RNA sequence: AGAGUUUGAUCCUGGCUCAGCCUGAACGCUGGCGGCGUGGUUAAGACAUGCAAGUCGCACGGGCCUAGCAAUAGGUCAGUGGCGAACGGGUGAGUAAUGUAUCGCUAACGUACCCUGGACUCUGGGAUAGCUGCCCGAAAGGGCAGGUAAUACCAGAUGAGACCACGAGGGGGCAUCCCCUUGUGCUCAAAGGUCCGCCGGUCUGGGAGCGGGCGAUAUCGUAUCGGCUAGUUGGUGCGGGUAACGGCCCACCAAGGCGACGACGCGUAACCGGACUGAGAGGUCGGCCGGUCACAUCGGGACUGAGACACUGCCCGGACUCCUACGGGGGGCUGCAGUAACGAAUCUUCCCCAAUGCACGAAAGUGUGAGGGAGCGACGCCGCGUGGAGGACGAAGUCCUUCGGGAUGUAAACUCCUGUCAGGGGUUACCAAGUUCUGAGGAGCCCCAGAGGAAGUGGCGGCUAACUCUGUGCCAGCAGCCGCGGUAAGACAGAGGCCACAAGCGUUAGGCGGAAUCACUGGGCUUAAAGCGCGUGUAGGCGGAUGCUUAAGUGCCUUGUGAAAUCCCACGGCUUAACCGUGGAACUGCUCGGCAUACUGGGCGUCUUGAGCCAUCUAGGGGUCGCUGGAACAAACGGUGGACGCCCAAAGUGAAAACAGGCGACUGGGGAUGUGCUGACGCUGAGACGCGAAAGCCAGGGGAGCAAACGGGAUUAGAUACCCCGGUAGUCCUGGCCCUAAACGAUGUCCACUGGAUCGCGGCGCUUUGACGGCGUCGCGGUCGGAGCAAAAGUGUUAAGUGGACCGCCUGGGAAGUACGGUCGCAAGGCUAAAACUCAAAGGAAUUGACGGGGGCUCACACAAGCGGUGGAGCAUGUGGUUUAAUUCGAAGCAACGCGCAGAACCUUACCUGGGCUUGACAUGCUUGGAUUAUCCCUGUGAAAGCAGGGUACGCCCGCAAGGGUGGAACGAGUACAGGUGCUGCAUGGCUGUCGUCAGCUCGUGUCGUGAGAUGUCGGGUUAAGUCCCAUAACGAGCGAAACCUUUGCCCUUAGUUACCAUCGGGUUAUGCCGGGGACUCUAAGGGGACUGCCGGUGUCAAACCGGAGGAAGGUGGAGAUGACGUCAAGUCCUCAUGGCCUUUAUGCCCAGGGCCACACACGUGCUACAAUGGGAUGGACAAAGCGAACCAAGACCGCAAGGUGGUGGAAAUCGCAGAAAUCAUCCCCCAGUUCAGAUCGGAGGCUGCAACCCGCCUCCGUGAAGUUGGAAUCGCUAGUAAUCGCGGAUCAGCUACGCCGCGGUGAAUGUGUUCCUGAGCCUUGUACACACCGCCCGUCAAGUCAUGGGAGCCGGGAAUGGCCGAAGCCGCCUCACCAACGAGGUGUCUACGCCAGGCUCGGUGACUGGGACUAAGUCGUAACAAGGUAGCCGU
Repeated sequence: AGAGUUUGAUCCUGGCUCAGCCUGAACGCUGGCGGCGUGGUUAAGACAUGCAAGUCGCACGGGCCUAGCAAUAGGUCAGUGGCGAACGGGUGAGUAAUGUAUCGCUAACGUACCCUGGACUCUGGGAUAGCUGCCCGAAAGGGCAGGUAAUACCAGAUGAGACCACGAGGGGGCAUCCCCUUGUGCUCAAAGGUCCGCCGGUCUGGGAGCGGGCGAUAUCGUAUCGGCUAGUUGGUGCGGGUAACGGCCCACCAAGGCGACGACGCGUAACCGGACUGAGAGGUCGGCCGGUCACAUCGGGACUGAGACACUGCCCGGACUCCUACGGGGGGCUGCAGUAACGAAUCUUCCCCAAUGCACGAAAGUGUGAGGGAGCGACGCCGCGUGGAGGACGAAGUCCUUCGGGAUGUAAACUCCUGUCAGGGGUUACCAAGUUCUGAGGAGCCCCAGAGGAAGUGGCGGCUAACUCUGUGCCAGCAGCCGCGGUAAGACAGAGGCCACAAGCGUUAGGCGGAAUCACUGGGCUUAAAGCGCGUGUAGGCGGAUGCUUAAGUGCCUUGUGAAAUCCCACGGCUUAACCGUGGAACUGCUCGGCAUACUGGGCGUCUUGAGCCAUCUAGGGGUCGCUGGAACAAACGGUGGACGCCCAAAGUGAAAACAGGCGACUGGGGAUGUGCUGACGCUGAGACGCGAAAGCCAGGGGAGCAAACGGGAUUAGAUACCCCGGUAGUCCUGGCCCUAAACGAUGUCCACUGGAUCGCGGCGCUUUGACGGCGUCGCGGUCGGAGCAAAAGUGUUAAGUGGACCGCCUGGGAAGUACGGUCGCAAGGCUAAAACUCAAAGGAAUUGACGGGGGCUCACACAAGCGGUGGAGCAUGUGGUUUAAUUCGAAGCAACGCGCAGAACCUUACCUGGGCUUGACAUGCUUGGAUUAUCCCUGUGAAAGCAGGGUACGCCCGCAAGGGUGGAACGAGUACAGGUGCUGCAUGGCUGUCGUCAGCUCGUGUCGUGAGAUGUCGGGUUAAGUCCCAUAACGAGCGAAACCUUUGCCCUUAGUUACCAUCGGGUUAUGCCGGGGACUCUAAGGGGACUGCCGGUGUCAAACCGGAGGAAGGUGGAGAUGACGUCAAGUCCUCAUGGCCUUUAUGCCCAGGGCCACACACGUGCUACAAUGGGAUGGACAAAGCGAACCAAGACCGCAAGGUGGUGGAAAUCGCAGAAAUCAUCCCCCAGUUCAGAUCGGAGGCUGCAACCCGCCUCCGUGAAGUUGGAAUCGCUAGUAAUCGCGGAUCAGCUACGCCGCGGUGAAUGUGUUCCUGAGCCUUGUACACACCGCCCGUCAAGUCAUGGGAGCCGGGAAUGGCCGAAGCCGCCUCACCAACGAGGUGUCUACGCCAGGCUCGGUGACUGGGACUAAGUCGUAACAAGGUAGCCGU
């Protein structure tokens, strides 16, 4: 210090989220030790038990005990008496000011104990508890009688002094007043004890400390709380009351007092020092420690006292609870521990008064759950440890692996050491101040043993440090945000490894930060959220020049204060640290006094430039009223009605809304000039007031045209619309409401300043007067643009620039401008204005694409113009569907469908049925057996495969032989493995299709832009072409196009066999048949040729185009090969290769048979036809390119033919296939289902093959179907093309080939156009699309979930108001008693609780109901985004 997240990408706006620090915490997993802190945040709910305030015998009488014979002494105990119990300790319910903090005031006050000064402490008296006796009661407790003491109580005396009253003098003060000195009068005191040191008592001053009271300032949210208030505000009463002022209380009088500087109400809350966070300013908090306040079961009340309205006192009432003999009594943990309850959650019914402090006491001392300690809890902070050194190219195990290895990892083992902490034993510096005594608890030091007892938690997709394997398969799950998971998951789960922190680590909750995301420091408002529709103006805020004055603000110095603790600094003490001590600084604040006077403010004066007035001019659809004109509408006339044509504009006026015939009256404002007058009179403007388009409302009128609603007709799937025909409110007028608009420049008003250019309107001045014009100046209205500003678009003296003044408004999207409340309105509705819930975005500007029923330009057999087809028929073939045991599989718009298949009878074959095999039909390795076996022959069984069985035979060495040893192939057994046309083309390679042979696709450098990106590649021409030229912030380059390559068309050279044959010769019935030739054709190798080169025209002096010449060929000569960046998760795992998954006596392998050929149908692609441009018959002519050895096959013979017999020749320019056919000539047919057409069927044959039944082809004879040119629709083709004719080849035993791939023969028509359909390219435009229009997206309805409004009501809380009742108690009054002290009874006011009544307010609930939000694949439509197919949007 930032980061992630809106987009295809970008910049901006903006929210959400994360990283940091913190906590009285809680939860999960884990847990060795110590120090210092800290620990009921919830039920101010309820509490068992114990303890938390006593002490004094030196105030008093007495009881008991001890000692003593006793007097007496000591101890102890209840009572009288004194002091204390108002402190200490707890808690935060209430309280928004009766509180707190700070600073002041008290001349309006108090004070026991303590310090200090003065004066005193005299004389008497009567009781009473305890105690004794009797009595009542369960108890608590009480009654009667007797008798007793005091520092208890009372009377009297004295009065330095105090209080009060009346005087005199002096001084002081902010008013009332206060102080000092002094005179007279009234009233008021006391207590004694003792160990003889002393301690007390009374009155009265002073002080210290502690309190009471008052003021100023500050102190949360809410205006959806705007008015509140009757003791209320003030006065009078020497009123009452108090220590004291005061409506604090009372009587009377007056009518005040408070409030937008926020009264009153409602909600919330103890406040502060401080704590956390933050750079700071701030924000949040107020637990522990300290100060203040408040409270003590709830409410009320007083008593005592120096002090209380009193936590462990009293009285009364309420709730709760306990005891009870039912008559009556007791209780108050928000003290310390503890209990149940509540809750996510918070401790021991511990030790001690040793220390510090407090109460009492003369003291010893006693008491003290204050306090000091210990215990429990990782709750926090801090410290320590869980060992140290050595130890392998590195054990084992585990994980990964490309199988080579790598990781865990010096880690372990092992060797050598150390001894913190924990454990055991001993001892005593210190906490002890203080010479003695005193330690609950802690602590220091020494010794012993032994690596032993001591590591986890979270994370590893990005943010964010850390990666692999396996499992899982949108499941299970994760997740703070973005998001992961649908078979190769670094995101789930496990494991290994790694990262981080560490006795902890994570999570949750909360605070601050980041968030400049409420912006004082430090934000904004044209389009992102945000300028009120516009003006007039109140309060307020701000305000020109100059002089004097003041000193409030302001600045400097100073006084007091700002408690301590905390924070910071320094030093010091615990072994260190946390922690603690001492000192300093700080506490940014408030306050006393002084000085300064620039600026702001106050006061007084002057001024003219701001503002206004005046004078002279001046423009105008500015406003209101009256009179008047007569345009358009209509066929015309009349009536009605009441609008203002052209001029008219980018013009004018007005604050906006708005304003248009002419004339007149009245009237508001503006501008110029003059610089005469006033002298800051100004600007803005919360509230307030006025105006305010259209629609709408009320009343009255009016109603031509138009026209919601409504009716009809069309359109449509529908059409409650768009279109057409009608048509009522309304539109118009008068009066009154409404008060909203995309009321827009989406830009508040005012002032000042900051380059220009140009146009319009209204003035004035100068230029010789005038016209025209020029120059200047003031005001208004536009356009273009500089700097600057801005996210950009843009803006730019009419600012969105630079500053100033004031107002309004914004703070993510939705819910929602909605609900509730208030207010206005006749209503409609307006103004004000939330929340729950929900989303991770919603947005702005610009960029690149894509798209548009947007535009422009241009191409293509795209259309048009033509020729021939398809769609109808029969057949062939492929597909769908159906069927089937199986009809194997794939291909699916173009770009699947005569496609994979260039050959399914078996094989192929992947499918089905059945029969078999299991290391296998095929590969490699290892172990083992042994001559079993393999080969060959044979037998049985079988459909075959196979199974079962019999026979025969092997290399090398030794050996005559028998036999022995050995070995590999083979075989058997076993084991690794083979095998798979099984799945995934969405895991892949390779190959292919398609856009498309379309002209595009990019890069480097430079430049522009914050950036995505642009430029280049745009523009003007031109081309088949991003082809070339010109121009140009671009200059170049690459992949494509073109060219290079093949073929074809012309010529030349070379070479001539098998091809050729002109000349010469020979020969034949005939033939290049032969000799020969190298001319020609041809063959096949190399060259030439074409380049817009030449001429003319057009064009920019260009590129190029048009025409022409020459030429075999002319503008790419024709054809082919060649396919840019990319798109379609296009196709193919069944060509091949390949990851992963699956299978292993089967999804592998072998075999037989069947199927891939089924057949009601549907579609695609073809063939043959429907005939006379034809069919048939006979005769005649002319190709090219291919193929041939398990082959092509000639002549000859046989057969009607298919074919057969046979085999010359030919591995081929030699021989063969091989007859080309259409064509040509002649003849027949004569328009018909035919001498057309040939399906189908019958019969007879031929060929291939192991085998033609399913299921081949061919031939002959016979049969002779549909079909007479094919609906909607649709395909191909621009020249040697279409059309038409035949020939060859691959595959192949044969062939279902009419297919495919080639070859040549004959050989047209039409178009010179781009309106339309389809597709494509470039430029431009709009966009809410980017999975990119097969996009996006809206609303109703239906389903589920959630929160919420209304709602007849029902339930509860809160604060008041008006009544009723009225405890205790103070005060007042009355009666009785009393020398005094001490009493008894009654009554009045006030009043707690309670009760009644009507309202107010908050919350819960409620049949039903309203909308809202959300939820992979529901329904209906298509509203919006493109001209979104009727431009959209705003108000009504």
Molecule: small-subunit ribosomal RNA
Organism: uncultured Planctomycetota bacterium